[in-house]
């Protein structure tokens, strides 16, 4: 270096739910709270899912569309702590 997370230690992050805030919406950020998670530290390169303001489509209800968004949906890539069955 590479593996591997059984064990040990110091620790890390923070669902859901509250509440402010930006947003059309997904959702995102602060604060409070902890389901959990060995990368649940980062990147939208691949599937996949959610939103549809705007665009088309419809008589109407409603569909179709991502230039938005999910990295805690999976894969890929990249960086890290300790430890050593």
């Nucleotide at each position: 270096a590479g593996g591997u997370g059984c064990u040990a230690g110091g620790g890390g992050c923070a669902a859901a739910c509250u509440u402010g805030u930006c947003g059309a919406a997904a959702g995102a950020c602060g604060a409070g709270g902890a389901c959990g998670c060995a990368a649940a530290g980062c990147c939208a390169c691949c599937g996949g899912u959610c939103u549809a303001c705007g665009g088309g489509a419809u008589c109407a209800c409603u569909c179709c569309u991502a230039c938005g968004a999910c990295a805690g949906c999976g894969g890929g890539g990249u960086u890290g702590c300790c430890a050593c069955a």